[in-house]
RNA sequence: CCGGGUGUGGCGCAGAUGGUAGCGUGCUUGACUGGGGGUCAAGAGGCCGUGGGUUCAAGUCCCGCCACUCGGA
Numbered sequence: 001c002c003g004g005g006u007g008u009g010g011c012g013c014a015g016a017u018g019g020u021a022g023c024g025u026g027c028u029u030g031a032c033u034g035g036g037g038g039u040c041a042a043g044a045g046g047c048c049g050u051g052g053g054u055u056c057a058a059g060u061c062c063c064g065c066c067a068c069u070c071g072g073a
Stems, first nucleotide, its partner, number of pairs: 001072007010025004019056001027043006049065005
């Protein structure tokens, strides 16, 4: 320098054919237990790397940039 992949709650990931974001784990509260651990119930927490564009509507399509990563020179 060229090409590909990835970037979503603290962490790990899901989100066919665009329609307003979910799972596991962790966290908070409560119940069971003498306590711990464990189990169960409820709850909080993201606007989806970043800046634009298309669209009535975009995590999901298009373009630029950034970070990580793989391959080739």
Overview: A computed fold for a 73-nucleotide RNA from Sporobacter termitidis, annotated as transfer RNA. Taxonomically the source falls in Sporobacter (Bacteria, Clostridia, Eubacteriales, Oscillospiraceae). The sequence was found in a public genome assembly. Rfam family: tRNA. It is annotated as a transfer RNA. Rfam links the family to the GO term triplet codon-amino acid adaptor activity. The prediction has a mean pLDDT of 80.